[in-house]
Context: one part of a larger RNA
RNA sequence: UGACGGGGGCCCGCACAAGCAGCGGAGCAUGUGGCUUAAUUCGAAGCAACGCGAAGAACCUUACCAAGACUUGACAUUAUAGUGAAGCGACGGAAACGUCGUGGCCGAAAGGAGCUAUAACAGGUGGUGCAUGGCUGUCGUCAGCUCGUGUCGUGAGAUGUUGGGUUAAGUCCCGCAACGAGCGCAACCCCUGUCGUAUGUUACUAACAUUAAGUUGAGGACUCAUACGAGACUGCCGGCGUUAAGCCGGAGGAAGGCGGGGAUGACGUCAAGUCAUCAUGCCCCUUAUGUCUUGGGCUGCACACGUGCUACAAUGGCCGGUACAACGAGCAGCGAAGCCGCAAGGCGGAGCGAAUCUCUUAAAACCGGUCCCAGUUCGGAUCGGAGGCUGCAACUCGCCUCCGUGAAGUCGGAGUUGCUAGUAAUCGCGGAUCAGCAUGCCGCGGUGAAUACGUUCCCGGGCC
Numbered sequence: 001u002g003a004c005g006g007g008g009g010c011c012c013g014c015a016c017a018a019g020c021a022g023c024g025g026a027g028c029a030u031g032u033g034g035c036u037u038a039a040u041u042c043g044a045a046g047c048a049a050c051g052c053g054a055a056g057a058a059c060c061u062u063a064c065c066a067a068g069a070c071u072u073g074a075c076a077u078u079a080u081a082g083u084g085a086a087g088c089g090a091c092g093g094a095a096a097c098g099u100c101g102u103g104g105c106c107g108a109a110a111g112g113a114g115c116u117a118u119a120a121c122a123g124g125u126g127g128u129g130c131a132u133g134g135c136u137g138u139c140g141u142c143a144g145c146u147c148g149u150g151u152c153g154u155g156a157g158a159u160g161u162u163g164g165g166u167u168a169a170g171u172c173c174c175g176c177a178a179c180g181a182g183c184g185c186a187a188c189c190c191c192u193g194u195c196g197u198a199u200g201u202u203a204c205u206a207a208c209a210u211u212a213a214g215u216u217g218a219g220g221a222c223u224c225a226u227a228c229g230a231g232a233c234u235g236c237c238g239g240c241g242u243u244a245a246g247c248c249g250g251a252g253g254a255a256g257g258c259g260g261g262g263a264u265g266a267c268g269u270c271a272a273g274u275c276a277u278c279a280u281g282c283c284c285c286u287u288a289u290g291u292c293u294u295g296g297g298c299u300g301c302a303c304a305c306g307u308g309c310u311a312c313a314a315u316g317g318c319c320g321g322u323a324c325a326a327c328g329a330g331c332a333g334c335g336a337a338g339c340c341g342c343a344a345g346g347c348g349g350a351g352c353g354a355a356u357c358u359c360u361u362a363a364a365a366c367c368g369g370u371c372c373c374a375g376u377u378c379g380g381a382u383c384g385g386a387g388g389c390u391g392c393a394a395c396u397c398g399c400c401u402c403c404g405u406g407a408a409g410u411c412g413g414a415g416u417u418g419c420u421a422g423u424a425a426u427c428g429c430g431g432a433u434c435a436g437c438a439u440g441c442c443g444c445g446g447u448g449a450a451u452a453c454g455u456u457c458c459c460g461g462g463c464c
Stems, first nucleotide, its partner, number of pairs: 008464006015455002019419005026310008034301002042053002064296007073121001077120007087102006105112002123285002126283003132279002134274003137270001139268001144183006150159003163174003189262004194230007204219002208217002233256001236250005312412001316371006328359003333352002338347003378409001383404007425447007
């Protein structure tokens, strides 16, 4: 000077408390440990590993294993020498590939491409994240971290940055041997909430005409879209305060004291994570630790843990009827109408590179009916059968439909998680990845709560 204290003071945060919904019990999904295995590739490890890298493991991916093959190599550059390229067919083979046949590149030439041999070299998801760059997590969107000059101290250092108020904030005010400054805070950026102006097509429809329908004529009002502006600043009033910063209340206003949300992460910490994104030093392999192929594995299952999904029902299940979204995506794509099928789906192919067409009927909700508290008309695991789709191929190991089957489960011990408002809870929809495969992830809208006395206590953090 820091760090630490079951030292003190002050202050914050869904930290506790007050509430709501969960997890921990069940079944299943998924990740991990363990065990097993020829292999079950590797990494991630308290918070900050465990629906994590993986925004798609049947082959491929793939890094692992077995077997079969190659050795200038699957890929790059250079040199020398040689040479009737590639492709196609047959045979062998699981394929890679091998053998045989056919074929006979561009250019007038020089030469080039391809192939073969040789030599330099290639190649490595081999090791080291404790040799590194870059990127990232975390404390933490916490309010802090420093510098110049001056002053003080022998010095390390201190002061400034402490103190009195105040703030979300080292935010601002006042004071002060300090005076200034930088990185952070805030603002500038994006979305959203109100209004205005401009422009109206593919959007919209008040008036007029028209139609089954904004369908068409028409319109430029409204909605909406796209730009550009306005608007909020404690600006105004009252009170409190040190006349300050500011705090409390009020008016006006779509919005009020940071309006709501996002992006934005200081100096640093954890030898945190990543050599398997990439890059890279050093070390190691070089007929193999490189490369190709087929098949298998990454999906194994006495068990243990994390994260989820579905439930245990009547605020519900089932049946019928009937409303109302937003974000998005689409050409080797989205695919309408119509027809076939109980259905998954099939036939079909209109329209659309899309405010035009399609995905696209949103679901919960609402109306009516039924069930009558039961392991049930709850719940759907599991298993049998029959089908559909994608794909060279669904045995290991995909998804979906129908018929049958109908397990556990009657609200979950100790403990533990999230959330303060359009939030939690609940309901569906879209997208990335993607041939196919979503309970995961990233978004979108619909319905829409309860509670917060307070800061003693638990956890984390800031200042003295």
The part of an RNA shown here (small-subunit ribosomal RNA, 3' major domain) has 464 nucleotides and comes from an uncultured bacterium.